Record summary:
The RNA shown here (transfer RNA) has 74 nucleotides and comes from Firmicutes bacterium ASF500. Its mean pLDDT, the model's own confidence on a scale to 100, is 82. The organism belongs to Bacillota, within Bacteria. Its Rfam family is "tRNA". Rfam classes the family as a transfer RNA.
RNA sequence: CCGGGUGUGGCGAAGCUUGGUAUCGCGCUUGGUUCGGGUCCAAGAGGCCGUGGGUUCAAAUCCCGCCACUCGGA
Repeated sequence: CCGGGUGUGGCGAAGCUUGGUAUCGCGCUUGGUUCGGGUCCAAGAGGCCGUGGGUUCAAAUCCCGCCACUCGGA
């Protein structure tokens, strides 16, 4: 320098193909249970999707640039 992949709550992952105000597990907070802890049960908080722009009535999703990580090639 060229090409591919990945980027989504604290962590891991789904959702992207088929655009319609984001789901699951772990963790966290509160309450119940217990002498107390764990387990179990109930409720709750936490992301608007790497970043900037475009298309659209509407974008995590489609298009373009850039950034970070990663793989391959020269």